[in-house]
Molecule: SAM riboswitch aptamer (S box leader)
Organism: Fictibacillus gelatini DSM 15865
RNA sequence: AACUUAUCAAGAGCGGCAAAGGGAACUGGCCCGAUGAUGCCCGGCAACCUGCAGAUUAUGUAAGGUGCCAAUUCCAGCAAAAUGGUUGCCAUUUUGAAAGAUAAGGG
Numbered sequence: 001a002a003c004u005u006a007u008c009a010a011g012a013g014c015g016g017c018a019a020a021g022g023g024a025a026c027u028g029g030c031c032c033g034a035u036g037a038u039g040c041c042c043g044g045c046a047a048c049c050u051g052c053a054g055a056u057u058a059u060g061u062a063a064g065g066u067g068c069c070a071a072u073u074c075c076a077g078c079a080a081a082a083u084g085g086u087u088g089c090c091a092u093u094u095u096g097a098a099a100g101a102u103a104a105g106g107g
Stems, first nucleotide, its partner, number of pairs: 003105006013042001015041003021032003026077004043069003048065003051061003073099001078096008
């Protein structure tokens, strides 16, 4: 790097620094951004692992390890079903998959 399991509809500043692009990647949308985004620091949220409390479960806590803090993982890209238009095309909805992210394993 593979691989396994779980989760991804909730939550998180009217602070400081800095600066022009940014929202993972490709395509198509749609957004954020000099009223200062992205990033970094502080702050916060959460509770996957550990610790602690507890009846070893449940549960609580938030000290340690991560993570996260616009929009559902911002939405769609593949498949199926339903519905509507209409003809083998389009739209909408639902479900599943794929891809991705995070955690805990794993090698």